[in-house]
RNA sequence: GGGCCAGUAGCUCAGUUGGGAGAGCGCUACAAUCGCACUGUAGAGGUCAGGGGUUCAAGUCCCCUCUGGUCCA
Numbered sequence: 001g002g003g004c005c006a007g008u009a010g011c012u013c014a015g016u017u018g019g020g021a022g023a024g025c026g027c028u029a030c031a032a033u034c035g036c037a038c039u040g041u042a043g044a045g046g047u048c049a050g051g052g053g054u055u056c057a058a059g060u061c062c063c064c065u066c067u068g069g070u071c072c073a
Stems, first nucleotide, its partner, number of pairs: 001072007010025004019056001027043005049065005
């Protein structure tokens, strides 16, 4: 330098054919307990890596850039 894969909540990751942004763990409050843990209920937490384009509508499609991994040279 080139090819391929990945980037979504604090962490690990789903998100199918373009139309509701989600799960588990973690966090907060409440219940329960003498208290803690476990458990249950409710809640907070998101620039979907960044920018641009297409579209009525983009996490999803197209282009560029950045980061990480891997292969080739």